[in-house]
RNA sequence: UGUUAAAAAGCCAAACCAAUCGUGAGGUUGGGACGGAAAGUCACGGAUCUUAUUAAAGACAGCCGGAUUGCCAUAA
Numbered sequence: 001u002g003u004u005a006a007a008a009a010g011c012c013a014a015a016c017c018a019a020u021c022g023u024g025a026g027g028u029u030g031g032g033a034c035g036g037a038a039a040g041u042c043a044c045g046g047a048u049c050u051u052a053u054u055a056a057a058g059a060c061a062g063c064c065g066g067a068u069u070g071c072c073a074u075a076a
Stems, first nucleotide, its partner, number of pairs: 001075003011036002016031006034062001040068003044065003048059004
């Protein structure tokens, strides 16, 4: 640097439910597992969504791309 959920050690946690925050998209905590080799982090570009309607502000990283950091095994 590349490859891979084959093994081992592990990790994360969709939908849904409860509580809570937010006008809202949605977030947080707990339960719960559909899945994931970065389903770690970042709102940089696009897509989608929300509020507003002069301008704009926000959500979303488990939508796509990009940047950046990392475990095991293996090849060079």